[in-house]
């Protein structure tokens, strides 16, 4: 340099044909409990959807660039 995949919550991932409030598990915080931990059981924080634009009544989802991570050809 050319190609194809990812990039979504502290962590590993889900998200269907574009359409209601972006989710789950595991962590974290409260609470129960318990002598005191875990285990269990409620409840709750915690997201610019890598980034910049563009299309569209409406974008995580679709088109352009662009960063970065693996793969593959040169």
């Nucleotide at each position: 340099g050319g190609g194809c995949u990812g990039u979504u919550a502290g962590c590993u991932c889900a998200g269907c044909u574009g359409g209601u409030u972006a989710g789950a598990g595991c962590g974290c915080c409260u609470g129960c409990g318990u002598c005191a931990c875990a285990u269990g059981c409620a409840g709750g924080a915690g997201g610019u959807c890598g980034u910049a634009g563009g299309u569209u009544c409406g974008a995580g989802u679709c088109c352009u660039g662009u960063a970065c991570a693996g793969c593959c050809c040169a």
Model confidence (mean pLDDT): 81 of 100. This is a predicted structure of a 74-nucleotide RNA (transfer RNA) from a Bacillota bacterium. It was read from a public genome assembly. Its Rfam family is "tRNA". By type it is a transfer RNA.